[in-house]
RNA sequence: AACGUGCUCCGGGGUCGGUGAAAUUCCGAACCGGCGGUGACAGUCCGCGACCCGAGGUGCCCUUGGCACCACGGCUGAGCCGGUGGAAUUCCGGUACCGACAGUAAAGUCUGGAUGGGAGAAGCACGUA
Numbered sequence: 001a002a003c004g005u006g007c008u009c010c011g012g013g014g015u016c017g018g019u020g021a022a023a024u025u026c027c028g029a030a031c032c033g034g035c036g037g038u039g040a041c042a043g044u045c046c047g048c049g050a051c052c053c054g055a056g057g058u059g060c061c062c063u064u065g066g067c068a069c070c071a072c073g074g075c076u077g078a079g080c081c082g083g084u085g086g087a088a089u090u091c092c093g094g095u096a097c098c099g100a101c102a103g104u105a106a107a108g109u110c111u112g113g114a115u116g117g118g119a120g121a122a123g124c125a126c127g128u129a
Stems, first nucleotide, its partner, number of pairs: 003127006010120001015029004030109002032099002034048004043097002052074003056070006079095005101112003
């Protein structure tokens, strides 16, 4: 160096105006972009997480049921052209596109589940060798 165990901490961003009885939802113009990977930096390449759907295992309890933990399956949006270069759908230029569910005058931006969960980031300690 590597390996193992435990712990700590961090871990999602974005609006103004107009119309109207009522809209941050319509209209106009804006703004935002989780995590890991990738010969060069990614919302749109590859993969992951969350939301949603389905189906298990173990333990406990106040046992029509409830709670905790473990581990899966399914679904899951969107980009091209030119330039530079050894190399870029990642940079530069141009022009586009996408964004769960519930509530509500129709929502990527408001409210809610969420002071939740989580991909993962950083650090510490002990052990082994």